[in-house]
Model confidence (mean pLDDT): 84 of 100. The RNA shown here (SAM riboswitch aptamer (S box leader)) has 119 nucleotides and comes from a Gemmatimonadota bacterium. NCBI's taxonomy places the organism under Bacteria, Pseudomonadati, Gemmatimonadota. Rfam family: SAM riboswitch aptamer (S box leader). Rfam's curators write: The SAM riboswitch is found upstream of a number of genes which code for proteins involved in methionine or cysteine biosynthesis in Gram-positive bacteria.
RNA sequence: GCCUCAUCAAGACCGGCUGAGGGACAGGCCCUUAGACGCCGGGGCAACCAGAUAUCCGCUCUACAGGAGCGGGGAUCACGGUGCCAACUCCUGCAGGUCGAUGACCUGAGAGAUGAGAG
Numbered sequence: 001g002c003c004u005c006a007u008c009a010a011g012a013c014c015g016g017c018u019g020a021g022g023g024a025c026a027g028g029c030c031c032u033u034a035g036a037c038g039c040c041g042g043g044g045c046a047a048c049c050a051g052a053u054a055u056c057c058g059c060u061c062u063a064c065a066g067g068a069g070c071g072g073g074g075a076u077c078a079c080g081g082u083g084c085c086a087a088c089u090c091c092u093g094c095a096g097g098u099c100g101a102u103g104a105c106c107u108g109a110g111a112g113a114u115g116a117g118a119g
Stems, first nucleotide, its partner, number of pairs: 003117006013042005021031003025093004043085003048081002051077003055073007089111001094108006
C1' cells in the first nucleotide's frame, strides 16, 4: 500500500522555534506575516483497542452459598496502545428524490480520515 468491519453533526489550546504557505485531490469558500503549515514542550478532548469497577442477561460447573468459570450488553473510570484539539470529513464532486427551484434540503454511493482485524 491492498483487503474486511466500525465510526465520522459532539468534544478539546497555550508557550517556544521557524518563516510562507495551509485546509487529502479538483472546484468553491476559508485560515494565514496580528505568523499559518510544520517541529518541540506542556495542557486538554474522546473512549476505537487493552485494562479496571460495579451491574444485567445467557451458558456451564457444583461445595447448592449472597459460589466459581466462560460469553455477551449497556454504565462509570482514564494508569497503557493509538487518535484528535478552525470551520459537519469546511462545502460540493456520482446517483436518486422533495420543494416555493440560477437554489435549498433529504437519502445512498464514491473518495478521505481514524481505529480494530486479516493476509